[in-house]
RNA sequence: GCAGAGUAGAGUUGUGUGCGUUAAGUGCCAGAUGAACAGGGAGUUGUCAUUUGGACGAAAAGUUUUCUUGCGGUACAUGAUUCGCAUCCCGCUGC
Numbered sequence: 001g002c003a004g005a006g007u008a009g010a011g012u013u014g015u016g017u018g019c020g021u022u023a024a025g026u027g028c029c030a031g032a033u034g035a036a037c038a039g040g041g042a043g044u045u046g047u048c049a050u051u052u053g054g055a056c057g058a059a060a061a062g063u064u065u066u067c068u069u070g071c072g073g074u075a076c077a078u079g080a081u082u083c084g085c086a087u088c089c090c091g092c093u094g095c
Base pairs, nucleotide, nucleotide: 001095002094003093004092009083010082011081012080013079014078015077016076017075018074019072020071021070028054029053030052031051032050033049034048035047039090040089041088042087060069061068062067
């Protein structure tokens, strides 16, 4: 000098257990606070969490009395698969 590895996390999907269906949750917009981002350091206008406000907004049916089948851009756990440090410096492996 050239090439490469590795994490958190994210997307899709399977399974299980819940929650809602008396509409919470999810998704969208704005604010506040906080956190994380490869082995080390720095770190955003990006990411995530909590929270406040705003707009929008839904699929029930059977059974007949507590279940069944659905539905929800639903929550958590787990499997598969794809992507994978915004960026900067150093380090690591091979040549």
The RNA shown here (THF (Tetrahydrofolate) riboswitch aptamer) has 95 nucleotides and comes from uncultured Lachnospira sp. The coordinates come from a structure-prediction model, not an experiment, and the mean pLDDT is 76. Rfam family: THF (Tetrahydrofolate) riboswitch aptamer. Rfam describes the family as follows. Tetrahydrofolate (THF) riboswitch was first reported for Ames et al. as an RNA motif in 5' untranslated (5'-UTR)regions of folate transport and biosynthesis genes in Firmicutes genomes. The sequence is in RNAcentral, with records from MGnify.